[in-house]
Background:
Predicted 3D model of a 72-nucleotide RNA (transfer RNA) from Psilocybe cf. subviscida. The sequence is in RNAcentral, with records from Rfam. NCBI's taxonomy places the organism under Eukaryota, Basidiomycota, Agaricales, Agaricineae, Psilocybe. Its mean pLDDT, the model's own confidence on a scale to 100, is 82.
RNA sequence: GCCGCUUUGGCGUAGUGGUAGCGCAUCUCACUUGUAAUGAGGGGGUCAUUCGUUCGAAUCGGGUAAGCGGCA
Numbered sequence: 001g002c003c004g005c006u007u008u009g010g011c012g013u014a015g016u017g018g019u020a021g022c023g024c025a026u027c028u029c030a031c032u033u034g035u036a037a038u039g040a041g042g043g044g045g046u047c048a049u050u051c052g053u054u055c056g057a058a059u060c061g062g063g064u065a066a067g068c069g070g071c072a
Stems, first nucleotide, its partner, number of pairs: 001071007010024004018055001026042005048064005
């Protein structure tokens, strides 16, 4: 330098065009003499970024950035 893949809450992940879910963690409550465990409930993500396609984009296309792999 060229090619490919990945990027979604604090962490790990699902989601192949119609208002983004799950687990862990965290917070509150219940239970307990107290803690842990257990049960119930809540908050937290403008989907790396930018432009485009579309009535509508996490999802499709181009650019940029970061990470990983291959070739030279």